The RNA shown here (transfer RNA) has 76 nucleotides and comes from a Fidelibacterota bacterium. It was read from a public genome assembly. It matches the Rfam family "tRNA". Rfam classes the family as a transfer RNA.

RNA sequence: GCCACCCUAGCUCAGUUGGUAGAGCAGCUGUUUCGUAAAUAGCAGGCCGUCGGUUCGAUCCCGAUGGGUGGCUCCA
Numbered sequence: 001g002c003c004a005c006c007c008u009a010g011c012u013c014a015g016u017u018g019g020u021a022g023a024g025c026a027g028c029u030g031u032u033u034c035g036u037a038a039a040u041a042g043c044a045g046g047c048c049g050u051c052g053g054u055u056c057g058a059u060c061c062c063g064a065u066g067g068g069u070g071g072c073u074c075c076a
Stems, first nucleotide, its partner, number of pairs: 001072007010025004019056001027043005049065005
């Protein structure tokens, strides 16, 4: 330099005829216990990497751009 894939909650990840975004773990609260752990019930947590475009409407389609992973190639 070229190609492919990934970026969604604190972490690990789902999410297709485009129509108000979910799970597990972690966190917080209650119940339980002398207390803790465990168990159990609930709560909270998101500008869907960024900027534009298309559309009545975009996490999803298009363009640009940033970061990451892998492969190939060139030079040394």

Taxonomically the source falls in Fidelibacterota (Bacteria, Pseudomonadati).